[in-house]
RNA sequence: GGCUAAAUAACAUAAUGGUAAUGUACUAGAUUGCAAAUCUUAUAAUAUCGGUUCAAGUCCGAUUUUAGCUU
Numbered sequence: 001g002g003c004u005a006a007a008u009a010a011c012a013u014a015a016u017g018g019u020a021a022u023g024u025a026c027u028a029g030a031u032u033g034c035a036a037a038u039c040u041u042a043u044a045a046u047a048u049c050g051g052u053u054c055a056a057g058u059c060c061g062a063u064u065u066u067a068g069c070u071u
Base pairs, nucleotide, nucleotide: 001070002069003068004067005066006065007064010024011023012022013021018054028040029039030038047063048062049061050060051059
């Protein structure tokens, strides 16, 4: 240089084009003599810019970053 794939919450992982889900962590509370465990609960996310569509995390293009293959 060429090709391919990926990017969603602090972390990990889901999501037939139609209300963005779950676990861990974190906040607060219940429970306990104190903790741990358990239960309830709050906050928090679609890499960026455009396009298609009534509607885009999803489809299309470009960019950025990461990983892999090849030379």

A computed fold for a 71-nucleotide RNA from Didymosphenia geminata, annotated as transfer RNA. The source organism's lineage runs through Eukaryota, Bacillariophyta, Bacillariophyceae, Cymbellales and Didymosphenia. The RNAcentral record of the sequence draws on ENA. Its Rfam family is "tRNA". Rfam links the family to the GO term triplet codon-amino acid adaptor activity.